[in-house]
Context: one part of a larger RNA
Molecule: large-subunit ribosomal RNA, half B
Organism: Desulfurococcaceae archaeon
RNA sequence: CCCAGGCCAGGGAACUCGGCAAAUUGGCCCCGUAACUUCGGGAGAAGGGGUGCCUGCGGACUUAGGGUAUAACCCUGGGUCCGCAGGUCGCAGUGACAAGGGGGGCCUGACUGUUUAAUAAAAACAUAGGUCCCCGCAAGCCCGAAAGGGUGUGAACGGGGGCCGAAUCCUGGCCACUGGCGGUCCGUGAAACCGGGGUUCAACCCGGCGAAGCGCCGCUGAAGGCCGGGGGUAACUCUGACCCUCUUAAGGUAGCCAAAUGCCUUGCCGGGUAAGUUCCGGCGCGCAUGAAUGGAUCAACGAGGUCCCCACUGUCCUGGCCUGGGGCCCCGUGAAUACACGGAGCCGGUGCACAGGCCGGCAACCCCCCGCAGGGCGAUAAGUCCCCGUGGAGCUUUACCGCAGCCCGGCGCUGGCCCCUGGGCUAUGGUGCGUAGCGUAGGUGGGAGCUGGUGAAACCGCACCUCCGGGUGCGGUGGAGGCGGCAAUGAAACACCACCUACCGUGGUCUGAGGGCCUUACCCCGGGGAAUUGCCCGGGGAACAACGCCGGGUGGGCGGUUCGGCUGGGGCGGCACACCCGCGAAAAGAUAACACGGGAGCCCAAAGGUCGGCUCAGGCGGGUCAGAAACCCGCCGUAGAGUGCAAGGGCAAAAGCCGGCCUGACCGGACCCUUGAACACAAGGGGUCCGGCCGGGAAACCGUGGCCUAGCGAACGCUCGUGCCCCCUUCGGUGGGGGCCGGGCAUGACAGAAAAGUUACCCCGGGGAUAACAGGGUCGUCGCGGGUGAGAGCUCCCAUCGACCCCGCGGUUUGCUACAUCGAUGUCGGCUCUUCCCAUCCUGGGGGUGCAGCAGCCCCCAAGGGUGGGGCUGCCCGCCCAUUAAAGGGGAACGUGAGCUGGGUUUAGACCGUCGUGAGACAGGUCGGGCUCUACCCGCGGGGGGCGCGGGCCGCCUGAGGGGAAGCUGCCCUCAGUACGAGAGGAACGGGGCGGCGCGGCCUCUGGUGUACCGGUUGUCCUGGCGGGCAACGCCGGGCAGCCACGCCGUAAGGGGUAACCGCUGAAAGCAUCUAAGCGGGAACUCCUCCCCGAGAAGAGGCGGCCUUCCGUCGGGGUGUAUGCCUCGGCGGUACGGGCUCCCGCAGAAGACGGGGUUGAUGGAGCGGGGGUGUAAGCCCUAAGGGUUUUCCCGAGGGGUUCAGCCUGCCGCUCCCAAUCGCCCGAAG
Repeated sequence: CCCAGGCCAGGGAACUCGGCAAAUUGGCCCCGUAACUUCGGGAGAAGGGGUGCCUGCGGACUUAGGGUAUAACCCUGGGUCCGCAGGUCGCAGUGACAAGGGGGGCCUGACUGUUUAAUAAAAACAUAGGUCCCCGCAAGCCCGAAAGGGUGUGAACGGGGGCCGAAUCCUGGCCACUGGCGGUCCGUGAAACCGGGGUUCAACCCGGCGAAGCGCCGCUGAAGGCCGGGGGUAACUCUGACCCUCUUAAGGUAGCCAAAUGCCUUGCCGGGUAAGUUCCGGCGCGCAUGAAUGGAUCAACGAGGUCCCCACUGUCCUGGCCUGGGGCCCCGUGAAUACACGGAGCCGGUGCACAGGCCGGCAACCCCCCGCAGGGCGAUAAGUCCCCGUGGAGCUUUACCGCAGCCCGGCGCUGGCCCCUGGGCUAUGGUGCGUAGCGUAGGUGGGAGCUGGUGAAACCGCACCUCCGGGUGCGGUGGAGGCGGCAAUGAAACACCACCUACCGUGGUCUGAGGGCCUUACCCCGGGGAAUUGCCCGGGGAACAACGCCGGGUGGGCGGUUCGGCUGGGGCGGCACACCCGCGAAAAGAUAACACGGGAGCCCAAAGGUCGGCUCAGGCGGGUCAGAAACCCGCCGUAGAGUGCAAGGGCAAAAGCCGGCCUGACCGGACCCUUGAACACAAGGGGUCCGGCCGGGAAACCGUGGCCUAGCGAACGCUCGUGCCCCCUUCGGUGGGGGCCGGGCAUGACAGAAAAGUUACCCCGGGGAUAACAGGGUCGUCGCGGGUGAGAGCUCCCAUCGACCCCGCGGUUUGCUACAUCGAUGUCGGCUCUUCCCAUCCUGGGGGUGCAGCAGCCCCCAAGGGUGGGGCUGCCCGCCCAUUAAAGGGGAACGUGAGCUGGGUUUAGACCGUCGUGAGACAGGUCGGGCUCUACCCGCGGGGGGCGCGGGCCGCCUGAGGGGAAGCUGCCCUCAGUACGAGAGGAACGGGGCGGCGCGGCCUCUGGUGUACCGGUUGUCCUGGCGGGCAACGCCGGGCAGCCACGCCGUAAGGGGUAACCGCUGAAAGCAUCUAAGCGGGAACUCCUCCCCGAGAAGAGGCGGCCUUCCGUCGGGGUGUAUGCCUCGGCGGUACGGGCUCCCGCAGAAGACGGGGUUGAUGGAGCGGGGGUGUAAGCCCUAAGGGUUUUCCCGAGGGGUUCAGCCUGCCGCUCCCAAUCGCCCGAAG
């Protein structure tokens, strides 16, 4: 230090996002209990009282034995429970354990339940209940390719599906859109079929018929959904019942609201608080509430969210002590991760822009241990944000392409009879009305006649048609004519005949629609036969259905896919995506930007070709006229006009304007240029030439569109052509197909995929090629200065303020940029802790004042110290409250997450508003939601070892250097009611006292702790008693030493140097001048004085003392023969001294430090003193009462013995025990 616990003076939520955590409460009995309410509840509301032990009495139940009439009952003994009274002890009686803290308001969900196994328990899901939709059973819905199966051996009071979500009060308007349901004359509508074209046949084409569907017409909202704007108006003002107007399918009703929904917003008012971005109550043109996507309300309920109060507390002021387990030390065992071969200092600078390694300076003997986390852009994970990829996946839909399913048509399986009816063909009959015309003229042709006793005209009746005027047929009456031609009218002329046509009728034939009946296909049910299923009987349905094939419709139910590019990140926007002109563009050419300024996606049959003619804009003069920009004449007029359209270039007997004749805006071919500088290349554009055929011109010549530079489009597919060629047939024809050439339909993302969204459920590959944080650059913005001085300040620029304009500095704002980082540099705020800057908030020194004093304002110097506590909010900021000398501004990766937090933001859940058809989305709101890491190196805080310091050793110093703030500040008294002042008011220098904050030390006091020191006491176990174990030290009351703070003590003054500033002397400059030479004064600043470290201060210091150059041995060298001597080195033994071992400590993680070691009080034990508890055991006396064989027994407790007993890390005494025996290191001349 960490984890888990115990306790805490005074305060009591001041902590914090938030009472998180902890504390409080707690059982049972009794008393008592509010609003509200769905009358159940709320309720254990709240708030009180009691609770042990002993003794006695009463009651209930029960048990053994006995009595007894074997039932009841009674007696004796035992057990359990309830009650009453008296006695008695303690701080405390559910004495331990166990065991709700409570209340008030709001949001939300009704409730009990359910859920994301492993970050979300919720306001999400479910739920009773409400409502809508489908379904009559061979149903509906679901599974399956089918067979078959589920719902269900159920049957509408049933099953399936959707939405809402108890109850209560309610649930408004809109059917334009989308959907659903219904209807349907008509329109559209596939195959089949029918008719026609196709010389035959077929492909193919056209028409007819015509299902579903769609159109169309309706209905439908507890279907998807939607539910306006402007202006005016009341005799104060305000407001607007009222009015006008635009508009819609309809314009939001009842309710409700700054709400889980309100941007602005901390809305405004009220409440609560000293202070309230939250909370509660109101208000409401409400960015953007609102009625089963339910609205409102609501008792009860909630490990939901939010606010307040009481109680309680270590959350906090503000920290302290203690216990246990780790950490630390010893013994044993011994990983993972990471790393890639080991030697990693600080500051400033530089550098791909945050360097241990580069540059400069500084620091720096070697090693180890315990710690802390600032760095190693620490570890971990090829960033989950962002972008990119012609990467992926999940989801959606009116994206694209399909499929199942469903609906419908045709045909097949598929037969009989009947009724009704449509259509084609055919036969036949009838009908056919614009106007004009006697009149109801279908068309064409023929035509001068036709018809009538086989009964004409006319009339009557019936039937049908009708343009309402008439027409046709049949029957009757009637009894002889009627019609046409001609004429008139008209586009057309009628009698009569033939053919055709539209419509209607009838017959035939072919075909179709509808209906009825039947049974043998086919389907279903029942029974029998039990047989590899095969058969029989009965019933129901029925040619439908089912099934198969073909066809139409519908079809995110399902499948496969797509979902451009550029881009000062991406998106949104735009098109700088294909073109033209100018500029950019730096005098060849070329040249970028989402640079700047503009255009084109046509047009023209003349605006083309040619020939001829002409000259414009404008100005001046004149004419005409009432009047001239316009008409006419004259003169000047290099282009200022015009050129179809932009701009540039160009153009005057023209390229402009007018006219004539024309079509060269033609066909075929070649080459060049451009597109596309300097490689290749498509379409497109332009130019030159050749051939053909033309035009104009007398001709030379000109003409292959337009004064030039924009006006454009591949392959495939479809289609077109008096074009040319080929294939299919033996030939010819025809049809079909193909090739060549040319044209049309288009790709504007314009060298041309066939295509929408969404992802916070997401995935992969990449990028610092590219965004968000931080850094770098920049500094518009921001902050702070300066110059000038318009002005104001009564006067007066400069006491103070200061416009316009101008010049800077800073690098805390916000931008811009995209330079490092995407094989990861964790992001806001808070807490903690350190340091720096000064543009100074306070304190200190000074100058000015529109400074009398007091108090201010402005400025200069100054960074030593200080700069605090609360309410609100996640906040930063800010506002507010009360203090204060003051409550300064900033930096350090918006300092600080291998230091903490995790409220905000920013994963997965969920709600609201808004947007979206939807999936989903929102710098909109709301509730919830995982924060890893054992420290290798540097760094930092501490503690040791080694070696060095020219012999070794012991002790005492010096102080280079380093650290410190060791202090900072207020109030009171005095000076003095003085100076000053008319007064009111009201200083200073100096002196004294008392605080606050900071720092250091200490434990006498006060206070805390003090885990077996003493006592009390509960449960249980051991136990005769005493005495003990366990239950958090069981709990409770005290408490020595120690450690501590809340306690106590200390924390002067002075000197040196300076800043602004004030002076002296004093020139330059005969004066003046604080300055230039010289001298003085002058701050909380700076250096001493004070405290701490400190000789590794490698320049390794000084002083004092102690030990002594000695012995053995080995090796080398010298001398040269000595049992030698000299010398060098190693090893060993030693001195002073030191270390280890041993006993210890108030010293301590290990080391270290200090003491002791028998010549000894070092520790233990014993004893004494002091201290803590609070009066032990045993014995004696006593006690409420009770029993009783009447003198003894039971009895909580009380008194005495007893200031006892027990304990003791303190102070002493005492050698009883243990410090035994020993080992090692260690020096030169």